Description
The RNA shown here (transfer RNA) has 76 nucleotides and comes from a Rickettsiales bacterium. Rfam family: tRNA. The family's RNA type in Rfam is transfer RNA. Rfam describes the family as follows. Transfer RNA (tRNA) molecules are approximately 80 nucleotides in length.
RNA sequence: GCCGGCCUAGCUCAGUUGGUAGAGCAUCUCAUUCGUAAUGAGGGGGUCGCAGGUUCAAGUCCUGUGGCCGGCACCA
Numbered sequence: 001g002c003c004g005g006c007c008u009a010g011c012u013c014a015g016u017u018g019g020u021a022g023a024g025c026a027u028c029u030c031a032u033u034c035g036u037a038a039u040g041a042g043g044g045g046g047u048c049g050c051a052g053g054u055u056c057a058a059g060u061c062c063u064g065u066g067g068c069c070g071g072c073a074c075c076a
Base pairs, nucleotide, nucleotide: 001072002071003070004069005068006067007066010025011024012023013022019056027043028042029041030040031039049065050064051063052062053061
């Protein structure tokens, strides 16, 4: 330099044909218990790496760009 994959909640990850973002764990509250744990119920927490574009509507499509991983090439 070229090619491919990944980036979404604190963590690990889903997200269909573009229709307005979810699960598990964690955290908080409540119930249960003499108490803790476990269990059950409920709540909070994100604008999807970043910036633009298309669209009535973008995590999803397009362009640019950053980071991580892998492969190939180059190294007089």

Annotation:
The RNAcentral record of the sequence draws on ENA.